RNA sequence: UCCCGACAAGAGCAAACCCCAGGUGACUGGGGGACGCAAAGCCAACGGGGCUCCAUGAGCUGGCCGGGUUGCCGAA
Numbered sequence: 001u002c003c004c005g006a007c008a009a010g011a012g013c014a015a016a017c018c019c020c021a022g023g024u025g026a027c028u029g030g031g032g033g034a035c036g037c038a039a040a041g042c043c044a045a046c047g048g049g050g051c052u053c054c055a056u057g058a059g060c061u062g063g064c065c066g067g068g069u070u071g072c073c074g075a076a
Base pairs, nucleotide, nucleotide: 004074005073012037013036017032018031019030020029021028022027035063041069042068043067046066047065048064049061050060051059052058053057
């Protein structure tokens, strides 16, 4: 360094639901809240799936799957 992922250490994120705001909508942002997550960091201008609509094109979903990329720690 790479693979890997511990009843390790120090951290991190935040489902459902509730409140506020935005959006036609899927959904998104903020606050509360924790189901969980070894990348639950990022990429939708990588592929697939699902969802929405002012519908044949545009949008949403990275916490749906695969992939790319960056990153903390260092037991077996």
This is a predicted structure of a 76-nucleotide RNA (c-di-GMP-I riboswitch aptamer) from a Myxococcales bacterium.
It was read from a public genome assembly, where an Rfam model found it.
Rfam family: c-di-GMP-I riboswitch aptamer. Its family is annotated with cyclic-di-GMP binding in the Gene Ontology.
The source organism's lineage runs through Bacteria, Pseudomonadati, Myxococcota, Myxococcia and Myxococcales.
Its mean pLDDT, the model's own confidence on a scale to 100, is 90.